This is a predicted structure of a 146-nucleotide RNA (c-di-AMP riboswitch aptamer (ydaO/yuaA leader)) from Blastococcus sp.

RNA sequence: GUCCGUUUCUCACUGCAUUCCAGGACGGGGGUGGGGGACCCAAUUUCAGGGCGCCUAGCGCCAUGGGGUGAAGCCGCGUCCGCGCGGCCGGGAACCGAUCAUCCCGAACCCGACAGCUCACCUCGCCGGCGGCGGAUCGGGAGACG
Numbered sequence: 001g002u003c004c005g006u007u008u009c010u011c012a013c014u015g016c017a018u019u020c021c022a023g024g025a026c027g028g029g030g031g032u033g034g035g036g037g038a039c040c041c042a043a044u045u046u047c048a049g050g051g052c053g054c055c056u057a058g059c060g061c062c063a064u065g066g067g068g069u070g071a072a073g074c075c076g077c078g079u080c081c082g083c084g085c086g087g088c089c090g091g092g093a094a095c096c097g098a099u100c101a102u103c104c105c106g107a108a109c110c111c112g113a114c115a116g117c118u119c120a121c122c123u124c125g126c127c128g129g130c131g132g133c134g135g136a137u138c139g140g141g142a143g144a145c146g
Stems, first nucleotide, its partner, number of pairs: 004146006011131001013129002018030004031126006041116001050062005065114001066111004073088006089106005095140006
């Protein structure tokens, strides 16, 4: 190194949310995720503003139109308008992928009248929250022993 046999899946889950250098800091590199942003393409021909404050070419705040991150949506019925029920659909569960089973989740926040896609270019995040001995089948991978 190859083949065969036996055996294990090493604390991890969610999520983009990690790692190295440095030790000066609004610091830098690798990795990873998001937003804005041409031609072309797509879309459009109905209104595009409203309120408050101010130093009134304008600036700031609020937020109903619209938009963004995210799985966190659509429809129907009911409602004490907080929400409840049902259907469809979306997301998660221990090396990885698929299927079945079982059990859960379907929130929250942001922008501020404004944004389709989008090369160059510009710009932002890498937080937080938990839990635990983890079902089966097929395929793949890694390790241990003989």
Description:
Its mean pLDDT, the model's own confidence on a scale to 100, is 76.